[in-house]
C1' cells in the first nucleotide's frame, strides 16, 4: 500500500413513531428517538425492482407514455477509520 475479513478500540450513522415545516403525491427538512448497519459515507450520469403524478389506452383490459421518489431495495462507481489474523 494493496486484498479479504472484521477481534478490540476510538469513533460514525439513524428504522419506525411523534412534533414542527416544505410537496398534489411517493417523500424531503429539522428536533426527539433507536430497529438497525462494517460504509445504513456520497452519487438515479448507468442497469433492475418497489412507490408517487399527469397523459393516453382499454371496457373488464391492466398496457403505453413523460415526469418524480427511494442509495436504510438492489447491480454498480467512488471516497473513508482502526489494525488483531
Nucleotide at each position: 500500500a494493496u486484498u479479504c475479513a472484521u477481534c478490540a478500540a476510538a469513533g460514525c450513522c439513524a428504522a419506525a413513531u411523534c412534533c414542527a415545516u416544505c410537496g398534489c403525491g411517493a417523500g424531503g427538512u429539522g428536533g426527539a428517538g433507536a430497529c438497525g448497519g462494517a460504509a445504513a459515507g456520497c452519487c438515479u450520469a448507468c442497469g433492475g425492482g418497489u412507490c408517487u403524478c399527469c397523459c393516453u389506452g382499454a371496457u373488464c383490459g391492466u398496457g403505453g407514455g413523460g415526469a418524480g421518489a427511494u442509495g436504510g431495495c438492489u447491480g454498480g462507481g467512488u471516497u473513508g477509520c482502526c489494525g488483531a489474523c
This is a predicted structure of an 85-nucleotide RNA (c-di-GMP-I riboswitch aptamer) from uncultured Pseudodesulfovibrio sp. The coordinates come from a structure-prediction model, not an experiment, and the mean pLDDT is 80. Rfam family: c-di-GMP-I riboswitch aptamer. Rfam describes the family as follows. GEMM was predicted in a large-scale screen for bacterial structured RNA regulatory elements.